[in-house]
RNA sequence: GGGCCCGUGGUAUAAUGGCAACACGUAUCCAUGGCAUGGAUAAGUUCGGGGUUCGACUCCCCGCGGGUCCA
Repeated sequence: GGGCCCGUGGUAUAAUGGCAACACGUAUCCAUGGCAUGGAUAAGUUCGGGGUUCGACUCCCCGCGGGUCCA
């Protein structure tokens, strides 16, 4: 330098055009004399920009970052 793949809460992953979700974690409360465990509630997310569309995590383009292969 070129080809291919990937980018979603703090972490690991779903959602493939129609309300962004589950688990773990975090915070508050309840139960206990206390811890652990358990229960209830809440906060927190689509890498950035543009385009297509009534509507985009999803499709297209550019950029950024990561992985892998070739040179």

Background:
RNAcentral holds the sequence, with entries from ENA. The RNA shown here (transfer RNA) has 71 nucleotides and comes from Candidatus Wildermuthbacteria bacterium GWA2_46_15. The coordinates come from a structure-prediction model, not an experiment, and the mean pLDDT is 81. It matches the Rfam family "tRNA". The family's RNA type in Rfam is transfer RNA. About the family: Transfer RNA (tRNA) molecules are approximately 80 nucleotides in length.